[in-house]
């Protein structure tokens, strides 16, 4: 230079007016002594994603809290974390020339499925084109023998009976590959080497796995992001969790099933088969409240708090580590609203485009994704512009 790969960062800056929230504290008014209202100081105030609501917690009830089953998550190995489905680092497959990326990464010899069409044949299968005259049949010749029926040698024909799955096709994918031997033609039928498989012994590694040596039947598809097994983890709801104050209300009618009383025979009266552990089941705890709110019918949605200064909290700096991180020092407090605060105007600088340029710089355009509602640790999607730092590759020069 130019084309990639991988981390971080920033995403307008200043100033003048004017107006917002929440905090602290002053002063002045009023006041039922609880406050109320005015003015002025100080400090503070939207994010990397505040989105998505996929994931883990914290915190709160259930509850004092337990078992199984279902369900539901993850799936190499070691490590960090509060914890995770996250991160780091490695191992192993694939992709890439590379830096580097991806990964539903345990099991197919528990079963149960599916593998379209094409093909002969898709799991213990198979002959479409084909190749074998070794062995039986058949046909023909010529020779011998011969009981004049025919027997039997050789020769050549014939894929009829058999015999091969190596060659050719089909397919995404055909029951190992290449090579020499063997055979009538062939075939791990046998041999050499490789590739799997199984089993032994050794070397490096915490491990996953990896190097090497021997030995053997010789060769026992794929698919689990089908369904399943296996292994390990998981109680449930949720800040409209929850808590306190204030206010208020009906234990009400009305029907329906059952059982016992009574008697005017279809009425009166009484009594009951609840409910929570948020899918079942035990097992437990509360209770004497049967069901119906698709029968009528009441009363509440006001106010504090939960809510930010103890925060698995942010910044620096150093040690330990390949790293995630951990440790120590030092420094700092950074919204808490509830028809829901950040805003409006004006001037100047600036990143980036575009044009002009006497190369000094002018003009004119112009700044993305997007706004806390209990709060963290990730994922993930969305983002105009710009900046830093390593790393590959390729091409020139030196």
């Nucleotide at each position: 230079u130019g084309a990639g790969c991988c981390g971080g960062c920033c995403g307008g800056g200043c100033g003048g007016c004017c107006g917002c929230g929440c905090c602290g504290g002053a002063c002045g008014c009023c006041c039922u002594c609880g406050g109320g209202c005015g003015u002025g100081c100080g400090g503070u105030g939207a994010g990397g994603a505040a989105a998505g609501u996929c994931c883990g917690g914290a915190c709160u009830c259930c509850a004092c809290a337990g078992a199984g089953c279902g369900c539901g998550g993850u799936g190499g190995u070691g490590g960090c974390c509060a914890a995770c489905a996250g991160c780091c680092a490695c191992c192993c497959a694939c992709g890439g020339u590379g830096a580097c990326g991806u990964g539903c990464g345990g099991g197919a010899c528990a079963g149960u499925g599916c593998c379209a069409c094409a093909g002969a044949g898709a799991a213990c299968a198979g002959a479409c084109c084909g190749c074998c005259a070794a062995c039986g049949g058949c046909c023909u010749g010529c020779g011998c023998c011969c009981u004049c029926g025919g027997g039997u040698g050789c020769a050549g024909g014939u894929g009829c009976g058999g015999g091969c799955a190596a060659g050719g096709g089909u397919g995404a994918a055909a029951c190992g590959g290449u090579g020499a031997g063997g055979u009538a033609a062939g075939a791990g039928c046998u041999c050499a080497c490789c590739a799997g498989c199984g089993g032994c012994c050794u070397c490096g590694g915490u491990g996953a796995c990896g190097g090497g040596g021997c030995c053997g039947g010789c060769u026992c598809g794929g698919u689990a992001a089908a369904c399943c097994c296996c292994a390990c983890c998981g109680g449930g709801a949720g800040c409209u969790a929850g808590a306190c104050c204030a206010a208020g209300a009906g234990g009400g009618c009305g029907c329906c099933u059952c059982g016992g009383c009574g008697c005017c025979u279809g009425c009166g009266c009484u009594g009951a088969c609840g409910g929570g552990c948020u899918g079942c089941u035990c097992g437990u705890c509360c209770a004497c409240g049967g069901g119906u709110c698709a029968g009528c019918g009441g009363g509440u949605a006001g106010g504090u708090c939960g809510c930010a200064c103890c925060g698995a909290g942010c910044g620096g700096c150093g040690c330990a580590g390949c790293g995630a991180u951990g440790c120590g020092c030092c420094g700092c407090c950074c919204a808490g609203a509830u028809g829901g605060a950040u805003g409006g105007u004006c001037g100047c600088c600036c990143a980036g485009c575009g044009c002009c340029u006497u190369c000094g710089g002018g003009c004119g355009u112009g700044g993305a994704c997007a706004g806390a509602a209990u709060c963290c640790g990730g994922c993930u999607u969305a983002c105009a512009g710009g900046c830093c730092g390593g790393c590959u590759c390729a091409u020139u020069c030196g």